[in-house]
RNA sequence: GCAAAGCCGUCGAAAGGCGGUGACGCAGAGCCACGGGGCUAACGCGGUUUCAAUCCGCUACGCUCGCCGGGCCGCCA
Numbered sequence: 001g002c003a004a005a006g007c008c009g010u011c012g013a014a015a016g017g018c019g020g021u022g023a024c025g026c027a028g029a030g031c032c033a034c035g036g037g038g039c040u041a042a043c044g045c046g047g048u049u050u051c052a053a054u055c056c057g058c059u060a061c062g063c064u065c066g067c068c069g070g071g072c073c074g075c076c077a
Base pairs, nucleotide, nucleotide: 001026002025006021007020008019009018010017011016024066028073030072031071032070034069035068036067037064038063039062044058045057046056047055
C1' cells in the first nucleotide's frame, strides 16, 4: 500500500460484480481471461409429460487474476 469473511445497499437468472462498513490475510492480494483448473447454467440441446408445468442431464457466449502458469508494468535489497 492492498483489503478476506461477515453485514448494509445495488446490478445480475446465477456464479459473481460494484459501493459503504469491516480486516482474514497478501512483498507485488498491481493490470490482462492468453493456457490450465474451479464456479454458475440464463439462452440452447436432450430426457420426463397426451400436451404443458415441474424435475433431471449436457453445455459458456457468463464468472473467478486473493487457484496455478503466462504476458505487461512496478517496489526493495
Annotation: c-di-GMP-I riboswitch aptamer from a soil metagenome, 77 nucleotides, folded computationally. Rfam family: c-di-GMP-I riboswitch aptamer. Gene Ontology term of the family: cyclic-di-GMP binding.